Transfer RNA from a Candidatus Parcubacteria bacterium, 71 nucleotides, folded computationally. The source organism's lineage runs through Bacteria, Bacteria candidate phyla and Candidatus Parcubacteria. Rfam family: tRNA. It is annotated as a transfer RNA.

């Protein structure tokens, strides 16, 4: 320099054009003499733009970061 995949919650990770879930963690609260487990709830998330669309994580482009292959 080409070309190809990844990026969602703090971690791992689903989803598909029609309100974004789960588990682990956190935070409160039951329950225990106390920790712990346990059980109930509550908050957090689609890398950044920019476009089609009645609607975008999802489709198209740019552009970040990581990985793989060719030169």
């Nucleotide at each position: 320099g080409c070309g190809g995949g990844a990026u969602u919650a703090g971690u791992u990770u689903a989803a598909u054009g029609g309100u974004a879930g789960a588990a682990c963690g956190a935070c409160a609260g039951u329950u225990u003499u106390c920790c712990a487990a346990a059980c109930u709830g509550u908050a957090g998330g689609u890398a950044g733009g920019a476009g089609u669309c009645c609607g975008a994580u999802u489709c198209c482009c740019c552009u970040a970061u990581c990985c793989c292959g060719c030169a």